[in-house]
RNA sequence: UUCAUUCCGUUGGGGUGCCCGCAAGGGCUGAGAGGCGAAAGCCAACCCAUCGAACCUGAUCCGGUUAAUACCGGCGGAGGGAACGGAAGGGACCGGCCG
Numbered sequence: 001u002u003c004a005u006u007c008c009g010u011u012g013g014g015g016u017g018c019c020c021g022c023a024a025g026g027g028c029u030g031a032g033a034g035g036c037g038a039a040a041g042c043c044a045a046c047c048c049a050u051c052g053a054a055c056c057u058g059a060u061c062c063g064g065u066u067a068a069u070a071c072c073g074g075c076g077g078a079g080g081g082a083a084c085g086g087a088a089g090g091g092a093c094c095g096g097c098c099g
Base pairs, nucleotide, nucleotide: 001092002091003090005088006087007086008085009084010083011049012048013047014046017028018027019026020025034043035042036041055080056079057078061074062073063072064071
């Protein structure tokens, strides 16, 4: 000097579903299914930030599966999608000094 990796800060991005029930509430999956508000919106936890499958679109999609969502496969590494700074750290390379 540069690179893998990890962590921190600031800033930003994102979703909050399905089933039962008159309701209260209960059940499922998940990192997350929360709170306030008439609404707009705000807050919270959580996840993600270009090395980007967080999340959105196609999509009220197709096949399997499930009580349903979820999940698995397809669509598909398709189209979109929010970044800067610092620290630790080992490797590689370059230079200086001493022997």